[in-house]
C1' cells in the first nucleotide's frame, strides 16, 4: 500500500410545545441516495449508555465522530431603540379656535359735522272707512215643465134644433223652479291683504328728519391684556401593531482533525 471477512458506528437533523428530565408519535423548519414492520397525545417507551421491540442495508471513511465558519427556520426580548395606531392624565409651554376687555398700528367713518341730549314721525297693537282679494245674492243673457204653468189653440172632442158655446192635446210664443254664462255697476259676508284715509294706544331697540353742540367714533385685522375650553404638538401612564437591535437553538452547507480487530499480498 493492496484485498477479504468482521465489530463500533450510521441508516436523517433541528425549533417549538409538552415533560422532573431525555427520546418518539402529532405541528413546523430544513433536507434526501435520507430501509421496512408493530407501539402512542385525558400519549407512550426509557432514566444521564434516557423511545421500545422485531427484521434488513452500509460499514472504517464523499456516507462514522469532534471542532470552528456560514447561516434557512424557531423561541425570548414588563429593564433596548426608534415609529405608528387606539385609550388616558396634565394645562407649564407652543399652534389653532372660542368669549370679553384694550386702542398702539393698520382699516373704516367724521368738519358735507362724530358721540350725546332735546324734539318730531315711522316701524308695533287696535278700531273705522276705502282699496285689493275670495265666496254669496240681485242684474243681464241662453236653455228650461209629456199632462197636474200662462196665452193662442189648426185637426179633433162635447152640449145645443139652431144661433152659438165649452173643454183643450200637439205646434207657436212665453215663463216658475233650475241650470249654465256674465259679473261692468249694486248689495252682504270672510281675510296670516294694504308705500292708503282718519282715530286711539304704545313707546326698549332700531330706521328717518329737525334743532343744540363741536371732535370724535367704530372694533374688521395685527398688537397688548385676561378668561374658559381642551382640538393638535407636548406631558404621565399603558395597551396593540409591524420593524431594528440585543440573547438563544439550530438545518442544509463549508474549513480543518480523529477513527479498530483479524487475516492474505
Nucleotide at each position: 500500500g493492496u484485498g477479504u471477512g468482521c465489530u463500533a458506528g450510521g441508516u436523517g437533523g433541528g425549533g417549538a410545545g409538552u415533560u422532573a428530565g431525555c427520546g418518539g408519535u402529532g405541528c413546523c423548519c430544513u433536507g434526501u441516495a435520507a430501509c421496512c414492520c408493530g407501539g402512542a397525545a385525558c400519549c407512550c417507551g426509557c432514566u444521564a449508555u434516557a423511545c421500545c421491540g422485531g427484521g434488513g442495508c452500509u460499514g472504517a471513511a464523499u456516507u462514522c465522530c469532534c471542532a470552528c465558519c456560514c447561516g434557512a427556520g424557531g423561541g425570548c426580548u414588563u429593564a433596548g431603540c426608534g415609529g405608528u395606531c387606539g385609550c388616558u392624565c396634565g394645562a407649564u409651554g407652543c399652534c389653532g379656535a372660542c368669549c370679553g376687555g384694550u386702542a398702539a398700528g393698520u382699516g373704516g367713518u367724521g368738519u358735507u359735522g362724530a358721540g350725546g341730549g332735546c324734539c318730531g314721525g315711522g316701524u308695533c297693537c287696535u278700531g273705522u272707512a276705502c282699496a285689493a282679494c275670495a265666496g254669496g245674492a240681485a242684474u243681464c243673457u241662453a236653455c228650461g215643465a209629456a199632462c197636474c204653468c200662462c196665452g193662442u189653440c189648426a185637426g179633433g172632442a162635447c152640449c145645443g134644433g139652431g144661433a152659438g158655446g165649452u173643454a183643450g192635446c200637439a205646434g207657436c210664443g212665453g215663463u216658475a223652479a233650475g241650470u249654465a254664462g256674465u259679473c261692468c255697476c249694486u248689495c252682504c259676508u270672510g281675510u296670516g291683504u294694504g308705500u292708503u284715509g282718519c282715530g286711539g294706544g304704545g313707546g326698549c331697540g332700531c330706521c328717518c328728519g329737525g334743532c343744540c353742540g363741536g371732535a370724535g367714533c367704530c372694533g374688521g385685522c395685527u398688537g397688548c391684556c385676561g378668561g374658559a375650553a381642551g382640538g393638535g404638538c407636548c406631558c404621565u401612564g399603558c395597551g396593540g401593531c409591524a420593524g431594528c437591535g440585543g440573547c438563544u437553538c439550530g438545518g442544509a452547507g463549508g474549513u480543518g482533525g480523529g477513527u479498530g480487530c483479524a487475516c492474505u499480498u